[in-house]
RNA sequence: GUCGCUGUAGGCAAAUGGUUAAGCCGCCAGCUUAUGCUGGAGAUGCGGGUCCGAUUCCCGUCAGUGACA
Numbered sequence: 001g002u003c004g005c006u007g008u009a010g011g012c013a014a015a016u017g018g019u020u021a022a023g024c025c026g027c028c029a030g031c032u033u034a035u036g037c038u039g040g041a042g043a044u045g046c047g048g049g050u051c052c053g054a055u056u057c058c059c060g061u062c063a064g065u066g067a068c069a
Base pairs, nucleotide, nucleotide: 001068002067003066004065005064006063007062010025011024012023018052027040028039029038030037031036045061046060047059048058049057
C1' cells in the first nucleotide's frame, strides 16, 4: 500500500430493519446474615446517507486485528 474482520455500560456479551437495546460479572442503596433477596445508575467508536423507522443496510473516517505485497 491492497483486501478482509471487529468496534454495544467498568469487563464479557445478545438483539441483524419495528414496542422500553436482553443477560452475566462488577458498582450504588435497602433488607439483614443468606456465598441470599429487592431496588437503582450506566452503552450501540465518530460523521453523513437510505428508510415511516437503523445496533442492523450504504458511504466516509478513526482504532484494533488478520492475510497478501
The RNA shown here (transfer RNA) has 69 nucleotides and comes from Levilactobacillus brevis.
Taxonomically the source falls in Levilactobacillus (Bacteria, Bacillati, Bacillota, Lactobacillaceae).
Its Rfam family is "tRNA". It is annotated as a transfer RNA.